[in-house]
c-di-GMP-I riboswitch aptamer from a Nitrospirota bacterium, 87 nucleotides, folded computationally. The organism belongs to Nitrospirota, within Bacteria. The prediction has a mean pLDDT of 85.
RNA sequence: CUUUGCUCAGAGCAAACCCGCCGAAAGGCUGGGGCGCAGAGCACCGAGGCUAAGGGUUAUAGAACCUAUGCCAGUCGAGCCGCCAGA
Numbered sequence: 001c002u003u004u005g006c007u008c009a010g011a012g013c014a015a016a017c018c019c020g021c022c023g024a025a026a027g028g029c030u031g032g033g034g035c036g037c038a039g040a041g042c043a044c045c046g047a048g049g050c051u052a053a054g055g056g057u058u059a060u061a062g063a064a065c066c067u068a069u070g071c072c073a074g075u076c077g078a079g080c081c082g083c084c085a086g087a
Base pairs, nucleotide, nucleotide: 002087003086004085005084012037013036017032018031020029021028022027035074041080042079045077046076047075048072049071050070054067055066056065057064058063
């Protein structure tokens, strides 16, 4: 440097669910919790997914539909950085 994650060490993260807070919602944050994770680290570039406040269309005036500028990295791909060990 390349490749692999069978084995070793020290660590790390934290699903569902619960309390509180923020948010229109999706969702996020703190604490608890621990299903799992060798990139479950960073970051929305591409695809995909969620929501629809605002805006728009329709309207039987109850509402329905469309829309991301809001989100999801623990959906996938590409990118960046990185621990240990084997070959």